[in-house]
């Protein structure tokens, strides 16, 4: 020093004027606070609210190695399995094709019921030739060889065997199922023994397993208290059995109504209040765990708009890039990226000019 | 804010795993004095964009980009 692959932090700073939003003062003045790592997309999951304290069961959806973590996840961690890579390290929708359906175009003889188009190999008719042996048919065998194709029946190898071939047969390796011991919390690994011939495709339909009610802050917040009739309607007091409506799809199951009087006359409205920002919250530190992340001390307090506030403007300073120059340094001019709250949290994806730290793997060079 | 739904010629749309199509456009031609109808031929594609699954994608599934409607 090159070249790479990973993790985390930053993402212009500081001052002066002038404007902007919230709280606070008194409605002035003055204090104090004011964007983000993605606030973005609305793609998971919760949290809060309503509809029944959200019930069962159909349908429909979503997910999908294992073991933790967490309020919860399709989110993390670490492990197992596969796959790239000298290598650090990355990827991977990773349950089931040994249930059943379909599906495989074109080329090809045949496309998952096998299947004979070349070629080999036997019988055989004609015909060529002296003969060996060849040619054209034909009626069988063969699936080891060619050839098409993305993919060829799915069992590699060597040895036997046949007319020729061929798991037909033998030894060896591998595959996949089942059981066993041994290791692991487990996925899963070694081994051993016993049987098997099974093409792809599930981001096709389908199985297996697990989850999930629906709708979202334009959510929802105006009712409440007291008497009184008697509790949808058929019906008549309850109890049953039909009817009707809710319970934003269907069954089951479940639930139902009205009068008067007073708080505070009653009714709109894209007002206005509440919901609304103190909450799985951030900061250091200590134990526990490999980690994810838990527990635990001291500390902080950190936007809250409702057409939507967080801005300009100067001046120095900082990083970059261009050019000039007396090349040590200095001068001009540009630039400084994605983006921008809107009920709140926890993720993933997505964009993002730059820089900065930490360790790692690989080459090369000096000592 | 939120939910939904949809992108294929130059317009409107079919096509939902196997070489992308129809109507109207558009240029030639013929008829016709001519024009328009008519009849004939021809032409036109990043199937929004990028990875993925598949032998194979417009279709199936992710993530982006852009359009449109719905909620007080």
């Nucleotide at each position: 020093c090159c070249a790479g692959a990973a993790u985390a932090u930053c993402g212009g700073c500081u001052a002066g004027c002038c404007g902007c939003g919230u709280g606070u003062g008194a409605u002035g003045a003055g204090c104090a606070c004011g964007a983000g790592g993605a606030a973005a997309g609305u793609c998971c999951g919760g949290a809060c609210a309503g509809c029944a304290u959200a019930g069962g069961g159909a349908a429909g959806g979503g997910c999908a190695g294992u073991u933790g973590c967490u309020a919860a996840c399709a989110g993390c961690a670490a492990c197992c399995g596969g796959g790239a890579g000298c290598a650090a390290u990355c990827c991977c929708a990773g349950g089931g094709a040994a249930a059943g359906u379909g599906c495989c175009a074109c080329a090809g003889a045949a496309a998952c019921g096998a299947a004979a188009c070349c070629g080999c190999c036997u019988g055989u008719g004609c015909u060529c030739g002296u003969a060996a042996g060849g040619g054209c048919g034909u009626a069988g065998g063969u699936a080891a060889g060619g050839g098409u194709g993305a993919a060829a029946c799915g069992a590699g190898c060597g040895g036997g065997g046949c007319a020729a071939g061929a798991a037909c047969c033998c030894g060896c390796a591998g595959c996949c199922g089942g059981c066993a011991u041994u290791g692991g919390u487990g996925a899963c690994a070694a081994u051993g023994c016993c049987g098997g011939g099974a093409g792809g495709u599930a981001a096709a339909c389908c199985c297996u397993g697990u989850c999930c009610g629906c709708u979202g802050c334009a959510a929802g917040g105006a009712g409440g208290c007291c008497a009184c009739u008697u509790c949808g309607c058929g019906u008549a007091u309850a109890a049953a059995c039909g009817c009707u409506g809710g319970c934003g799809u269907c069954c089951c199951g479940u639930c139902a109504a009205g009068u008067g009087g007073c708080c505070g006359a009653u009714g709109a409205u894209a007002a206005c209040c509440c919901g609304c920002u103190c909450g799985a919250u951030c900061g250091c530190g200590g134990c526990g765990g490999c980690a994810a992340c838990g527990c635990u001390g001291c500390g902080a307090c950190u936007a809250g708009a409702u057409a939507g506030a967080u801005g300009g403007c100067u001046a120095g300073c900082c990083g970059g890039u261009g050019u000039c120059u007396u090349c040590a340094g200095g001068g001009c001019a540009c630039c400084g990226a994605c983006a921008g709250a809107a009920c709140c949290c926890g993720g993933c994806u997505u964009a993002c000019a730059g820089a900065u730290a930490u360790g790692c793997u690989g080459g090369c060079c000096u000592a | 804010g939120g939910g939904c739904u949809c992108g294929u010629a130059g317009c409107u749309c079919a096509g939902u795993g196997g070489a992308a199509g129809a109507g109207c456009g558009g240029c030639g031609g013929a008829c016709u004095c001519a024009u328009a109808a008519u009849c004939u031929g021809c032409u036109g594609g990043u199937c929004c964009c990028a990875g993925g699954u598949u032998c194979g994608a417009u279709c199936c599934c992710u993530g982006g980009c852009g359009a449109g409607c719905c909620c007080a």
Molecule: RNase P RNA; transfer RNA
Organism: Saccharimonadales bacterium (SeqCode)